[in-house]
Context: one part of a larger RNA
RNA sequence: UUGGGCGUAAAGAGCUCGUAGGCGGUUCGGCAAGUCGGGUGUGAAAAUCCAGGGCUCAACCCUGGGACGCCACUCGAUACUGCUGUGACUAGAGUCCGGUAGAGGAGCGUGGAAUUCCCGGUGUAGCGGUGAGAUGCGCAGAUAUCAGGAGGAACACCAGCGGCGAAGGCGGCGCUCUGGGCCGGUACUGACGCUGAGGAGCGAAAGCAUGGGGAGCAAACAGGAUUAGAUACCCUGGUAGUCCAUGCCGUAAACGUUGGGCACUAGGUAUGGGGUCUUAUCAACGGAUUCCGUGCCGUAGCUAACGCAUUAAGUGCCCCGCCUGGGGAGUACGGCCGCAAGGCUAAAACUC
Numbered sequence: 001u002u003g004g005g006c007g008u009a010a011a012g013a014g015c016u017c018g019u020a021g022g023c024g025g026u027u028c029g030g031c032a033a034g035u036c037g038g039g040u041g042u043g044a045a046a047a048u049c050c051a052g053g054g055c056u057c058a059a060c061c062c063u064g065g066g067a068c069g070c071c072a073c074u075c076g077a078u079a080c081u082g083c084u085g086u087g088a089c090u091a092g093a094g095u096c097c098g099g100u101a102g103a104g105g106a107g108c109g110u111g112g113a114a115u116u117c118c119c120g121g122u123g124u125a126g127c128g129g130u131g132a133g134a135u136g137c138g139c140a141g142a143u144a145u146c147a148g149g150a151g152g153a154a155c156a157c158c159a160g161c162g163g164c165g166a167a168g169g170c171g172g173c174g175c176u177c178u179g180g181g182c183c184g185g186u187a188c189u190g191a192c193g194c195u196g197a198g199g200a201g202c203g204a205a206a207g208c209a210u211g212g213g214g215a216g217c218a219a220a221c222a223g224g225a226u227u228a229g230a231u232a233c234c235c236u237g238g239u240a241g242u243c244c245a246u247g248c249c250g251u252a253a254a255c256g257u258u259g260g261g262c263a264c265u266a267g268g269u270a271u272g273g274g275g276u277c278u279u280a281u282c283a284a285c286g287g288a289u290u291c292c293g294u295g296c297c298g299u300a301g302c303u304a305a306c307g308c309a310u311u312a313a314g315u316g317c318c319c320c321g322c323c324u325g326g327g328g329a330g331u332a333c334g335g336c337c338g339c340a341a342g343g344c345u346a347a348a349a350c351u352c
Base pairs, nucleotide, nucleotide: 004323005322006321007306008305012320014202015201016200017199021195022194023193025089026088027087028085029084030083031082033081034080035077036076037075038074039073040072041071049065050064051063052062053061054060092192093189094188095187096185097184098183099182100181104178105177106176107175108174109173110172111155116150117149118148120146121145122144126137127136163170164169207248208247209246210245211244212243216242217241221237222236223235224234259319260318261317262316263315264314267297268296269295270294271293272292273291274290275289276288277287278286301308302307325352326351327350334345335344336343337342
């Protein structure tokens, strides 16, 4: 192990694709495996149940009856499930056509502001930093200021509870290549669908390998302070790293702490994308309506409460994952993966 659960109590896998499997729209015919019914056989006895009887009662015992999950054979039923048909359909799914928004992805190029450094001009004694200081920089001319140059990284305003992406994530501008979505048309296919054990791919930061690059920032480290101490918080410096290419790593408070799909169940308001109608004509804009997204508020309902509430944590169905007292422990051992760091899988003794 039934059962009950998984927003916050233990529990949704970081995300996607997809194999097996599970589940699956409307309709017609056939079959009759599941399903349902009848019959036959079997279902030992004892026990259990019912009725009656025997030990003085009871336990116990005896007689009779009933019952016995199921199983086999056979005859039927055909609503549902299943199987089947060079069957049918179009409401699911997809294709096509016309539009459309977007920091979706990759490569190449390019722009300005700022920091730092270098050269030169002006200029003179301080600058910097702090709670206050000091270390530090500066008469070998700093800080400040002007002109020129170099180089790297990040893109102010626009910018929005706004957009895009499966998630991680994505933000100057342009070009090339490229994925997905939404709306409208309803031309085509005709259930081609949903989920998904294993499996595969993607996957922030840090870290690793090789080669580049290195402005700023900055683990480690050094110094100055603070302090009883100060292996910190503050200050002055500063190396890995941060950046690029290629290859690893595979984790996270990878969070909406809420798996995916479909259907149903009051509204209000704001905002992004599209369509239709309307405002006497064009028209920004406005109004109405509809489809898709993103927020807030709120009814029923749910919830231990907080809260959730058509973007459900409501009402149902399908599939997967996961939980089962705290510690020991996401550890040991073993296995697989990794260059390593480590990751994945995952106990027990003992103890409360």
Molecule: small-subunit ribosomal RNA, central domain
Organism: uncultured bacterium